This is a predicted structure of a 1622-nucleotide part of an RNA (large-subunit ribosomal RNA, half A) from an uncultured Verrucomicrobiota bacterium. The prediction has a mean pLDDT of 80. The sequence was found in a public genome assembly. Its Rfam family is "Bacterial large subunit ribosomal RNA". Rfam links the family to the GO terms ribosome and structural constituent of ribosome.
Context: one part of a larger RNA
C1' cells in the first nucleotide's frame, strides 16, 4: 500500500411528520377616499433589536352584549401589577388617531422648512407657543370693472359639487407591434393579440326592427348547444371562417321632438319669436281633427317595515376493569353502553362512550343586509272619416379615400369614418348581397331599459386517487427579507430535542476559555440544544490475509497456502501463481482511439394534457345507434331520470336542374365511366397505436418588436458660476533719442513687455521599453516621454439619450456593456442544428437505393421491416423443354486506325531540254496485291452466364392483396466486370457477389470489411473447419528433395551462386583446363609518313616452311624492340564447351532513443512435394434445462414430436418496481417504515427470512389513477475530494534591546537606540461615509500569521452657536408653472409667479477647559439686527415712477501695507577642562500694563510642601535669576496706472429724485430687553470616501519651515507623523 471485517468522524440522503402552499366548490360581498384612502415614516413596553398591535389617551381608552378564572401578544425569565365591584378573551358601537402620502396655505431632496388672518397663552413690548381657516377645477349667486357709451373680458367675495387618488380580474372605447407561420418573402398570418392610454359598474356592453330572409314565414337584446369546420373567403397558398333556422337559459317594455290647444313674455304687432303647461309617439301606418267614454289592470318611482339572514355564543348521549405488555394504553383480554352523534382533531402507542367537537336544538343589547303586506305617485281603453296638417337635414344618398363586416376591392350589397356635392316628405323613404323589374319586409337621421352572461383581489365555510421541505407559492423560518445594481429591476438559503425542559445540580481537567470526563434527569443522551432517523461520497483507528524483479482497462476462469465459522454435510475472508482480456456514453462507413461528455456521491431532471380525426381491441344496442345545451330529483366538484335540436348510418349518379338500382355523356335502346346485383353493418362508450391544432419529448441561441420604462454620479458636447498654473528665458508692436530723406522710407541705440512664444515643477496627458498577465490593480507600476497663458486644466449646479444623443470623426463615447445601452414584457420567439431522453425478459428484424425537391446532413412517394386480416401453392431453388440476344472472345468481310514488302497512278528532286517528247531516283505516296496486326461508340462470326415462357418436383418466418405502425434515404471494404484518375490513392463513381454495418467465436502476433464459422443456457464429454503440431503455445523434433542467403523475413536491373531439364559441339584416333615447348619465313607487304617494322591511317590480306604459327586478337615502343593471344606439339588421362528453359539463392539495400519472421531461437524449427496421426471454434455431436411456432393427444394447462431461439434503427408481445385511490383480507411498542449487513429464491426487472439500528406507522390480493424507474444533457442544487500542506501572505522606508502584562508576546504597552516622509507619508476645510469618536470589559468569528491589541464584539458616554455654514434675504444656468396655446389619450410648450448657488448680502476675537465639543461651554473684551421706554429735534412712512449703486475681462507695472518666518544681537541655562570645537556648540526667551519708577509673566535654576501612581514616574504650591533691541524676505488686504481685443452675469440688501399721501414714521443717543430652526462627534491623498478586500489605483480647496538652490525642482533635515499587519 491492496482486499475484507469491526468501530468511529464528516455529511444530511432516506423514512416518518406538518404550522405552509395549491386547485376547486358553495355562500356572501363586489369597493376605499377631502369626515383625508391605499401605502408608508417616526414613535409607543419596567426592561425592547425584530415581527405583531396601537398612535403623544400610543401591545391601548369608553360603552353595549357574550363568556369566564385567570391575565399582562410572538416570548422564556425577573421585577412590578390587574382580576368575582368580572380582569384577560370574543363580538357590535364610539373616542383618540403624530408626520408624509390625491396631499390641498406656500415651498420642498416624501415623512422637512416656512407663512397670512382671527382667537388665546406669554412679554412692559418684540420674540416664542396653541387652536381654527386659507388648494385647483366646475356650477350658482353677489360685488366690482378696461380699451369703449351701454356692455363684455378681467378682478374680488360667498355658497355648492364633493370631482381629484388607490384597487386583482371581468367590461366599453382610443393608439397599436414583432419574434413566428407561409418550410425563403412582400399581400396574408401571428392579431386587433402584447403593450400603453381614457372611462364605468357590480357587472359592463347591447336592446324594443328604416330587422331577418324566402317559410303555410319569424317578431327587442344577451348567453349556451347545434347548424359546421358547412356556405364562403384566401399569393384560392399558409390559413381564416359565418348566418338564418332549430333546441334551451332568461324574458319587459317604454319616454321624447313635431302637428294641435292654452298661458306668460318680447318684438320690427293681420303676425313672428322665446319659455312653460296640455296633447302625442306609430307602419295590416299612426297622431293631430270629429264623435264617444271615466272603468280595468299594471308599476322599473317614493314610502313602509313584517320576516329572515350576517356580525359573539349556549345546551347536548354513552366505559369500566385487569396478577397482560409497556416509561406511558387509546394496544390486548373481559364484560357493557350510546347513536338524528362511528366527521375530524387531541390526549405519553392505535379512543363512538377521556377532552375539543360532531348530529340535533337554541340565541342578540347594538350595527348591517335582503326586503313581504300596505300607502302614495305614475301609466293604461273605443268608434268614425281620409279634406287638410305633423311624423327627427347639411341628414339620407352619390363621388373619391379608408375601415369594419367570416368576406383580402372583388360582380361587393349592408354598416361606420374623412373630404366634396347634396335630396324626398306618406302617391314619401330604406332594405331584401352589383343592378333592373315584379312581389314582399320595415319606417333612419332623439333617448331610457331588469334578467339570463363575464370575473374574484379581499371575507366565511368546505372538499381533493393535489405537494410534503431540492416538493408545494419566490417565501412552512425576522421573505419580496438578506444580498446585488446609480436606477428601473433582480432576488436567495434556511423546518423536526423530548410525552414533559425533567435543558445536565455537584466534582474534575482547562485560561474562572473552547471542549471533554464523571455524576444526575429521562424509556432512550450514539435524543445534549451543531439535538428524530442518520445512507453515500470523503477522512480515520484496529484486526485477518496479501504485497519490495514487478508491466498493469484493475476484472474474470482456475488455484496452492494462511485465517475464521460450522448442524461436520459444508461455508466465508484473503489470493502466491497460470489462462483470457485495449473503460462507459454519444456520434459514426468505421472508435481503446490521439473524436464528444462526465472530479466523486446524494437528491431533482425529458413523449404529457385538451380538442379533433383515423385504426385496433373490448362492451352495449342494432337497420338502426346516440344524445348536446338544459331541466327535474337526489345521498350535490358526484349520480339517476327527462331532453331527439342535431349527428353518423341505411343509395347512387351528375357541374347542376334532376333522375334513381340505376345514373351521366350522347340523337341513340349503341358504347363507355361510376354504382347496384340478395343480401348489407352500423353506432355510442371505454382502453390503446398514430396524425393534426395547441410550447406538444426536454434543455439551448444570436436576434426582432414594445405610442413600456430606467440611466449623462462614468464618459461626449453644451450652459451658468467659482478656482488653479513654482521658477527661469526670449524681447513683437508702439514710443524716445540719434542718424538718414526734399519729405518719407529706412537704420542704430534705448525704452517697452507682446506671444494658441521657449525651458521646466504643480496640473493634464500617455511616447518607448521592461515588469505584471490565477495581477497589488477587470488597464496598474518603474524608467523614459508630450503639453504646461491656452482651442489650457479643474470644482459645483444644470441640459441633451436609444434608430436617439453627443462626437476637432476613432464607428469613438452614452455607468467595467455599443455597427444600436440597460431593465421588463411579447416569450415556453424560432432552431430542416448539437446534446440528452431513466426498469426487465421474449419474437421478428431493416436501410444507407430510385424518382422529385431553392434539394443535396431535410422532406414526400416508392423500395426494404413488423403486426393483424384475407387468398391458398402462386414464391425462392432444382430438373427438363422452348425462345430471342450480339457481351467475353475472336475476326478484319464493313467503318476507321495502322506496320513492312511488292506493284504503280500522282507529286518532289536530279539529269537532259527552245518546245513537244524523255531518262534517273536509297524521296513522299493514293488505289491494288502479299504478310502481320488494332477498335467503348467496327462485326463475316460468337459463347458461358443472365433473362422470358411451358412442364415436373417444391409448404417456405415463402409469395401476393388489404389495413395499423415504423425506421432508412451519410454507408464501408474485399473479389470480379467497367468508367474517371497516371490501368496512382485506405481515391472517386456504376454493375455484381460477399462480409461489416447490426456478428460474438477460431485463424491472420495485435488487426470493423480477409479466411473458417453464424453465440438459447449449462457441462472438468466427443468429432472437425480455417489454421497449425521445437519452446513460449494445444498438437509430429514424420519422409523425399531444394536453399547457405538467417534467403525465408523489400523492386527494376545485374552476375561462370547452385539444382533440374532440353538442344548442339568436342572427346581414349586422348577432348577441356593446367604445365613444358613452338608461335617461323618472303617481310620493315604496298601506300602514306619525319618514322609506320603484325598492331596512327588506306589498300591488299598472298605465298612458303610446317606438328602449328594470323601480311596478326590484345598490351607495349618516337619507331623498332619486348610480352601475350589465336594456332600446334608434348605431358596429363575422361570428360569438356556453348546455348536455351526452369527451381532455390546473391548484389541492388542510407536516418536520426533499441531492434522486431509475434519472440526465443532455428540450417531446419526455411522452401517444394508426399503420407499418416494429432491439435484446433460459442461449428457438429452427447447429457440436462428454458423458451417461440406448428402439429397431435387429452386430465385446458400439461405431455409428446418436429423445426427454431446473434442482432442496431424499428415493429410486436409478456412482466417487475414506485406514489396515490377503492374494496376485501391480514400486521404493528412482545417494535411499523427507513437504514446496515446477508452465505436464500426467481431467466430477469426483483422478492423474502434471521440479526443489528430505529421508534410509529405499514402491507398482501383484486381493480383503478399516474408529477412512475437516470450514469452521462460543457445538466440543476448541495456535500466532499484532487491539485496541496503546494502557490501566496499586496510596494525591499528596517528594525533591535530591556522591562511590563498575560495561560500564551516577532506583533500590545513603557523606555532607549536605529530607520523613513517632510509642497508630505505634516496640519486645516469641502464632498462622501454615518457612530467608525471616547471610556470600561471581551477574544468565538473578522484582521491574509499571532494577538493580551483593534476601525472587531458587548455595555455606557459623547456633537451645546444672534456673529462659523445653511434657512427665515437675492438672483444665474436650468426646472416647475394659475390662466393660455398646441396635441388620438397620456401629454408638450410657455406668461404672470415661484423654486434654484458654484455667485451677491449685517455682526467675534483671545485665552482656558473635557476621556471624548468648542470662533458653540467658561472667562475677558467686542459687534450686528430687532423691540420698548426716555427726552429733544425733523417731516416723513407706505405706494407708484425714474435713477444711482451693487457691478465684475485678460496681461503688465507701481504704491501702501506689514501677518508670518528666518537671521543677527542680547540674556539665561547646559555641555566641554584643552577634545572636532576656546567667544565655539546646543536649548530657550526677548510678551503685557504703566509717563516713569516699577509690577507681572514666559523661560531658567534651586527648593521641592501636597496629591496621584501601573512604583518607571507624573502634576506641582513656595523661593531665586533675568535680556526686553536690530536687520532681511515679504503674504493677506487696499489703491492707482498702462496696454490689448475676444469687449468681459443678474437680482436683492443700500441710496437719491418726483408724484400721491395727513397721522404717524425715520435718524442719533442712553437704558432695559429679544435673537428662532438645521449642521457641528470622527475619517477625510484615506484601513473609515469611490474601486467586491484593512486593495501599490482615483479624489476639489487652504497652510506648507531650514541649508544649498532661479525655484513648490532636487538632496539632506525641523515641527509633526510613521517603520507600510506577517
Nucleotide at each position: 500500500g491492496g482486499c475484507a471485517c469491526a468501530c468511529g468522524g464528516u455529511g444530511g440522503a432516506u423514512g416518518c411528520c406538518u404550522u405552509g402552499g395549491u386547485g376547486c366548490c358553495a355562500g356572501a360581498a363586489g369597493g376605499c377616499g377631502a369626515u383625508g384612502a391605499a401605502g408608508g415614516a417616526c414613535g409607543u413596553g419596567a426592561u425592547a433589536a425584530g415581527c405583531u398591535g396601537c398612535g403623544a389617551u400610543a401591545a391601548g381608552c369608553c360603552u353595549c352584549g357574550g363568556a369566564u378564572a385567570g391575565c399582562g401578544g410572538c416570548a422564556c425569565u425577573u421585577a412590578c401589577g390587574c382580576u368575582a365591584u368580572a380582569a384577560c378573551c370574543c363580538g357590535g358601537g364610539g373616542a383618540u388617531u403624530u408626520c408624509c402620502g390625491a396631499a390641498u396655505g406656500g415651498g420642498g431632496u416624501a415623512a422637512c422648512c416656512u407663512g397670512u388672518a382671527u382667537u388665546c397663552c406669554g412679554u412692559a413690548a418684540u420674540a416664542g407657543g396653541a387652536a381654527u381657516a386659507c388648494g385647483u377645477u366646475c356650477c350658482u349667486c353677489c360685488c366690482u370693472g378696461a380699451a369703449u357709451a351701454u356692455a363684455u373680458a378681467g378682478g374680488g367675495g360667498a355658497g355648492g359639487a364633493u370631482a381629484c387618488g388607490c384597487g386583482a380580474a371581468c367590461c366599453c372605447g382610443g393608439u397599436g407591434a414583432a419574434g413566428u407561420g407561409a418550410a425563403a418573402c412582400a399581400u396574408c398570418u401571428c392579431a386587433g393579440u402584447a403593450a400603453c392610454c381614457g372611462g364605468a359598474g357590480g357587472a359592463a356592453a347591447a336592446g324594443a326592427a328604416a330587422g331577418c330572409g324566402a317559410a303555410u314565414g319569424c317578431g327587442a337584446u344577451u348567453c349556451c348547444g347545434u347548424a359546421a369546420g358547412u356556405a364562403g373567403u384566401g399569393g384560392c397558398g399558409a390559413g381564416c371562417g359565418a348566418a338564418a333556422g332549430c333546441g334551451g337559459a332568461u324574458c319587459a317594455g317604454c319616454c321624447c321632438a313635431a302637428a294641435c290647444c292654452g298661458a306668460u313674455g318680447g318684438c320690427u304687432u293681420u303676425g313672428c319669436c322665446a319659455u312653460c303647461g296640455g296633447g302625442g309617439u306609430u307602419g295590416u301606418a299612426g297622431g293631430g281633427c270629429c264623435c264617444a267614454a271615466u272603468a280595468u289592470g299594471g308599476u322599473a318611482u317614493c314610502u313602509g317595515g313584517a320576516a329572515c339572514g350576517u356580525u359573539a355564543g349556549a345546551g347536548u348521549a354513552a366505559g369500566c376493569u385487569g396478577u397482560u405488555u409497556g416509561g406511558a394504553a387509546a394496544a390486548c383480554a373481559g364484560c357493557a353502553c350510546c347513536a338524528a352523534a362511528g366527521a375530524a382533531g387531541g390526549u405519553g402507542a392505535a379512543a363512538g362512550u377521556c377532552c375539543u367537537g360532531u348530529g340535533c336544538u337554541u340565541u342578540a343589547a347594538a350595527a348591517c343586509g335582503u326586503g313581504a303586506a300596505g300607502g302614495a305617485g305614475c301609466c293604461u281603453a273605443g268608434g268614425g272619416g281620409u279634406u287638410c296638417c305633423c311624423u327627427g337635414a347639411g341628414u339620407a344618398a352619390u363621388a373619391c379615400g379608408g375601415a369594419a363586416c367570416a368576406c383580402g376591392u372583388g360582380a361587393a350589397a349592408c354598416u361606420c369614418c374623412g373630404u366634396a356635392u347634396g335630396a324626398a316628405u306618406c302617391u314619401g323613404c330604406g332594405c331584401c348581397g352589383a343592378c333592373c323589374a315584379u312581389g314582399g319586409c320595415g319606417u333612419a337621421a332623439g333617448g331610457c331599459u331588469a334578467a339570463a352572461u363575464a370575473c374574484u383581489a379581499a371575507c366565511u365555510g368546505g372538499c381533493g386517487a393535489c405537494c410534503g421541505a431540492u416538493a408545494g407559492u419566490g417565501a412552512a423560518c425576522a421573505a419580496g427579507u438578506a444580498c446585488c445594481g446609480u436606477g428601473a429591476g433582480g432576488g436567495a438559503a434556511a423546518g423536526g430535542u423530548g410525552a414533559a425542559a425533567a435543558g445536565u445540580a455537584c466534582c474534575g481537567c482547562u485560561g474562572u476559555g473552547a471542549g471533554c470526563g464523571g455524576a444526575g434527569u429521562g424509556a432512550a443522551a450514539u435524543a445534549g440544544a451543531a439535538c428524530c432517523u442518520g445512507a453515500a461520497a470523503c477522512c480515520g483507528u484496529g484486526u485477518g490475509c496479501c504485497u519490495a524483479c514487478a508491466a498493469g482497462g484493475u476484472g474474470u476462469g482456475g488455484g496452492a497456502g494462511c485465517c475464521c465459522c460450522c448442524u461436520c454435510g459444508g461455508g466465508g475472508g484473503u489470493g502466491a501463481c497460470c489462462g483470457c482480456g485495449u473503460g462507459c456514453c454519444u456520434u459514426u462507413u468505421g472508435c481503446u482511439u490521439a473524436a464528444u461528455g462526465a472530479g466523486u456521491c446524494u437528491a431533482c431532471g425529458a413523449g404529457u394534457u385538451a380538442g379533433u380525426g383515423u385504426c385496433u381491441g373490448u362492451g352495449g344496442c342494432a337497420a338502426g345507434c346516440u344524445u348536446a345545451a338544459g331541466c327535474a330529483c337526489u345521498u350535490u366538484u358526484g349520480g339517476u331520470g327527462c331532453g331527439u335540436a342535431g349527428g353518423c348510418g341505411u343509395a347512387g349518379c351528375g357541374a347542376a336542374a334532376g333522375c334513381g338500382a340505376g345514373u351521366c355523356c350522347g340523337a341513340a335502346u349503341a358504347g363507355g365511366g361510376c354504382g347496384a346485383c340478395c343480401a348489407u353493418a352500423g353506432u355510442c362508450g371505454c382502453a390503446g397505436g398514430c396524425g393534426c391544432u395547441a410550447g406538444a419529448c426536454c434543455c439551448g441561441a444570436a436576434a426582432c418588436g414594445g405610442a413600456g420604462g430606467u440611466g449623462a454620479c462614468c464618459u461626449a458636447c453644451c450652459c451658468a458660476u467659482g478656482g488653479c498654473c513654482a521658477g527661469g528665458u526670449u524681447g513683437a508692436a508702439g514710443c524716445a533719442a540719434c542718424g538718414g530723406u526734399a519729405a518719407a522710407a529706412c537704420g542704430u541705440u534705448g525704452u517697452g513687455g507682446a506671444g494658441g512664444a521657449c525651458c521646466g515643477a504643480a496640473c493634464c496627458g500617455g511616447u518607448a521599453c521592461a515588469g505584471g498577465u490565477u495581477g497589488a490593480a477587470a488597464a496598474c507600476u518603474g524608467u523614459u516621454c508630450g503639453g504646461a497663458u491656452g482651442a489650457g486644466c479643474u470644482g459645483u449646479g444644470g441640459g441633451u439619450c436609444g434608430g436617439a444623443g453627443u462626437g476637432a470623426a476613432a464607428g469613438g463615447c452614452u455607468a467595467a456593456u455599443c455597427a444600436a445601452a440597460c431593465c421588463c414584457c411579447g416569450u415556453g420567439a424560432u432552431a430542416g442544428c448539437u446534446g440528452g431522453u431513466u426498469c426487465u425478459c421474449c419474437u421478428c428484424g431493416a436501410a444507407a437505393u430510385g424518382c422529385a425537391u431553392u434539394u443535396a446532413g431535410g422532406u414526400g412517394c416508392a423500395g426494404c421491416g413488423u403486426c393483424g386480416c384475407g387468398u391458398g401453392c402462386u414464391g425462392a431453388c432444382c430438373c427438363c423443354u422452348g425462345g430471342g440476344g450480339g457481351u467475353a472472345g475472336a475476326g478484319c468481310a464493313c467503318u476507321g486506325a495502322a506496320u513492312g514488302a511488292g506493284c504503280u497512278a500522282g507529286g518532289g528532286c536530279c539529269c537532259a531540254u527552245a518546245c513537244c517528247c524523255g531518262g534517273g531516283u536509297a524521296c513522299c505516296a493514293a488505289a491494288c496485291u502479299c504478310a502481320a496486326c488494332c477498335a467503348a461508340a467496327c462485326u463475316c462470326c460468337g459463347a458461358a452466364u443472365a433473362c422470358c415462357a411451358g412442364g415436373g418436383g417444391g409448404u417456405g418466418g415463402a409469395a401476393c392483396g388489404c389495413g395499423g405502425c415504423a425506421g432508412u434515404g451519410a454507408g464501408a471494404c474485399u473479389g470480379c466486370g467497367g468508367g474517371g484518375g497516371a490501368u496512382a490513392a485506405g481515391c472517386u463513381u456504376c454493375g455484381u457477389a460477399g462480409u461489416c454495418g447490426a456478428a460474438a467465436g477460431g485463424g491472420a502476433a495485435a488487426c470493423a470489411g480477409c479466411c473458417c464459422a453464424g453465440a438459447u443456457c449449462a457441462g472438468c464429454a466427443g468429432c472437425u473447419a480455417a489454421g497449425g503440431u521445437g519452446c513460449c503455445u494445444a498438437a509430429a523434433u514424420a519422409g523425399u528433395g531444394c536453399u547457405c542467403a538467417g534467403u525465408g523475413g523489400a523492386a527494376a536491373g545485374g552476375a561462370g551462386g547452385u539444382g533440374g531439364g532440353a538442344u548442339u559441339u568436342c572427346a581414349u584416333a586422348g577432348a577441356c583446363a593446367g604445365u613444358g615447348a613452338g608461335g617461323a619465313u618472303g617481310u620493315u607487304g604496298g601506300c602514306u609518313u619525319a618514322g609506320a617494322a603484325g598492331c596512327a591511317g588506306c589498300c591488299a590480306c598472298c605465298a612458303u616452311u610446317u606438328a602449328a604459327a594470323c601480311a596478326a586478337a590484345g598490351c607495349g615502343u618516337a619507331a623498332c624492340a619486348g610480352c601475350u593471344g589465336a594456332c600446334u606439339c608434348a605431358u596429363c588421362g575422361a570428360g569438356a564447351a556453348a546455348u536455351c528453359c526452369u527451381g532455390c539463392g546473391c548484389c541492388g539495400a542510407a536516418a536520426a532513443u533499441g531492434a522486431u519472421u509475434g519472440g526465443c531461437g532455428a540450417u531446419a524449427a526455411g522452401c517444394a512435394c508426399u503420407a499418416u496421426a494429432c491439435c484446433g471454434a460459442a461449428g457438429c455431436u452427447c447429457u440436462g434445462g428454458a423458451u417461440g411456432c406448428a402439429c397431435a393427444g387429452c386430465u385446458u394447462g400439461c405431455u409428446g414430436u418436429g423445426c427454431g431461439u446473434g442482432g442496431u434503427a424499428g415493429a410486436g408481445g409478456a412482466g417487475c418496481g414506485u406514489u396515490c385511490u377503492c374494496a376485501a383480507c391480514a400486521c404493528a411498542u412482545u417494535g411499523a417504515a427507513g437504514c446496515c449487513a446477508u452465505a436464500a429464491g426467481g431467466c430477469g426487472a426483483c422478492u423474502g427470512a434471521c440479526g443489528g439500528u430505529g421508534g410509529a406507522g405499514a402491507g398482501u390480493u383484486g381493480a383503478g389513477a399516474a408529477g412512475u424507474g437516470a450514469g452521462c444533457a460543457u445538466g440543476u442544487a448541495g456535500a466532499c475530494a484532487u491539485g496541496a500542506g503546494u502557490a501566496a501572505c499586496g510596494a525591499u522606508a528596517a528594525g533591535c534591546c530591556a522591562g511590563g502584562u498575560g495561560a500564551a508576546a516577532u506583533c500590545c504597552c513603557u523606555g532607549g537606540c536605529c530607520g523613513c516622509c517632510g509642497u508630505a507619508a505634516a496640519c486645516c476645510c469641502g464632498a462622501g461615509g454615518u457612530u467608525u469618536c471616547c471610556u470600561g470589559g471581551g477574544c468565538a468569528a473578522u484582521g491574509c500569521u499571532g494577538g493580551u491589541c483593534a476601525u472587531c464584539c458587548c455595555a455606557g458616554g459623547g456633537u451645546u452657536a444672534g456673529u462659523c455654514g445653511g434657512g427665515a434675504c437675492c438672483u444665474a444656468a436650468g426646472c416647475c408653472g394659475a390662466g393660455g396655446c398646441c396635441g388620438a389619450a397620456g401629454g408638450g410648450c410657455g406668461u404672470a409667479g415661484g423654486c434654484g448657488a458654484u455667485g451677491g448680502a449685517a455682526a467675534g476675537c483671545u485665552g482656558g477647559u473635557u476621556a471624548a465639543u468648542a470662533u458653540u461651554c467658561c472667562a475677558g473684551c467686542a459687534c450686528c439686527u430687532c423691540c420698548u421706554u426716555u427726552a429733544a429735534u425733523u417731516u416723513a412712512a407706505a405706494c407708484u415712477a425714474g435713477a444711482a449703486g451693487g457691478a465684475c475681462g485678460c496681461g503688465g507695472a507701481u504704491u501702501u501695507g506689514g501677518a508670518a518666518a528666518g537671521g543677527g544681537c542680547c540674556u539665561g541655562c547646559c555641555g566641554g577642562c584643552u577634545g572636532a570645537a576656546a567667544g565655539u556648540g546646543g536649548c530657550a526667551g526677548g510678551g503685557g500694563c504703566g509717563c516713569a519708577a516699577g509690577c507681572u509673566g514666559a523661560c531658567u535654576g534651586u527648593u521641592g510642601a501636597a496629591c496621584c501612581u501601573u512604583c518607571g514616574g507624573g502634576u506641582g504650591a513656595u523661593c531665586u535669576g533675568g535680556a526686553u533691541c536690530c536687520c532681511u524676505u515679504a503674504a493677506a488686504a487696499a489703491a492707482u496706472c498702462c496696454g490689448c481685443c475676444a469687449a468681459g452675469a443678474a437680482a436683492a440688501g443700500u441710496u437719491c429724485u418726483a408724484g400721491u399721501g395727513c397721522a404717524u414714521a425715520g435718524a442719533a443717543a442712553a437704558a432695559g430687553g429679544a435673537g428662532c430652526c438645521c449642521g457641528u462627534a470622527c475619517c477625510g491623498u484615506a484601513a473609515a470616501c469611490c474601486g467586491a478586500c484593512a486593495c501599490a489605483g482615483g479624489u476639489g480647496g487652504g497652510u506648507g519651515a531650514g541649508u544649498a538652490g532661479a525655484g513648490u525642482a532636487u538632496a539632506c533635515u525641523a515641527a509633526g507623523g510613521c517603520g507600510c499587519a506577517a